[in-house]
Molecule: c-di-GMP-I riboswitch aptamer
Organism: Bacillota bacterium
RNA sequence: UGACCGAUAGGGCAAACCUGUUGAAAAGCAGGGGCGCAAAGCCAAAGGGUCUAAGGCUCCGCAGGGAGCGAUGACAGCCUGGCCGGCCGAA
Numbered sequence: 001u002g003a004c005c006g007a008u009a010g011g012g013c014a015a016a017c018c019u020g021u022u023g024a025a026a027a028g029c030a031g032g033g034g035c036g037c038a039a040a041g042c043c044a045a046a047g048g049g050u051c052u053a054a055g056g057c058u059c060c061g062c063a064g065g066g067a068g069c070g071a072u073g074a075c076a077g078c079c080u081g082g083c084c085g086g087c088c089g090a091a
Stems, first nucleotide, its partner, number of pairs: 005089002012037002017032006035077001041083003046080003049075003056069005
């Protein structure tokens, strides 16, 4: 010096929930809030998985409507994987 690793120090991110807002919804964004996280940084066109079910299709019904199927929608803080990686420097 580099890699691994995670004590110390300085810090970072931000769950649930609440308010506003977008959306059919899941969920996203902003503010508050802090459950936790050494990648809780990025990638959903790397592979799985989970959630929702609008348009669409099928069925029932006189109709209003109801049931089922169903991502092209969502989740990176579900798992595996990939990319980049700043600060500190004990064992």